[in-house]
RNA sequence: GGGGACAUAGUUGAACGGGACAACGCUGCGUUCGCAACGCAGAGGUCCGGGUUCGAUUCCCGGUGUCUCCA
Numbered sequence: 001g002g003g004g005a006c007a008u009a010g011u012u013g014a015a016c017g018g019g020a021c022a023a024c025g026c027u028g029c030g031u032u033c034g035c036a037a038c039g040c041a042g043a044g045g046u047c048c049g050g051g052u053u054c055g056a057u058u059c060c061c062g063g064u065g066u067c068u069c070c071a
Base pairs, nucleotide, nucleotide: 001070002069003068004067005066006065007064010024011023012022013021018054026042027041028040029039030038047063048062049061050060051059
């Protein structure tokens, strides 16, 4: 320098173009003398900028970053 894959919650991962979800973690409550475990409730997210579309996490373009292959 060129090709490919990826970017979603604090972490690890889902999500036929139409309600963004789970587990762990976090907060509160219950249980306990207290802690842990358990139960209930709750907060929290689509890398950035454009485009297509009635509607974009999803499709297209550019940028940034990570991984990987070739040189």
Transfer RNA from Elusimicrobia bacterium CG1_02_37_114, 71 nucleotides, folded computationally. The prediction has a mean pLDDT of 86. Rfam family: tRNA. Rfam describes the family as follows. Transfer RNA (tRNA) molecules are approximately 80 nucleotides in length.